The RNA shown here (c-di-GMP-I riboswitch aptamer) has 69 nucleotides and comes from uncultured Motiliproteus sp.
The prediction has a mean pLDDT of 89.
The organism belongs to Motiliproteus, within Bacteria.

RNA sequence: AAACGGCAAACCCUGGGUAACCAGGGGACGCAAAGUCACGGGUCCCUCAAGGACAGCCGGACUGCCAAA
Numbered sequence: 001a002a003a004c005g006g007c008a009a010a011c012c013c014u015g016g017g018u019a020a021c022c023a024g025g026g027g028a029c030g031c032a033a034a035g036u037c038a039c040g041g042g043u044c045c046c047u048c049a050a051g052g053a054c055a056g057c058c059g060g061a062c063u064g065c066c067a068a069a
Stems, first nucleotide, its partner, number of pairs: 006031002011026006029056001035062003039059003042054004
């Protein structure tokens, strides 16, 4: 670079949760790991602690499709 494809932001509807947010349907902003993991940092929720959330915030670990230069 190419090929088969894959995932799916915001937003809307339904449901769960105090909330962050999550699940299903619609929808595509994007993604070569936007697959999985809360191990480290960070951000968010909760009045605080405790606890919880985010992997499409960064790092790390494990796994995966294709194959020109």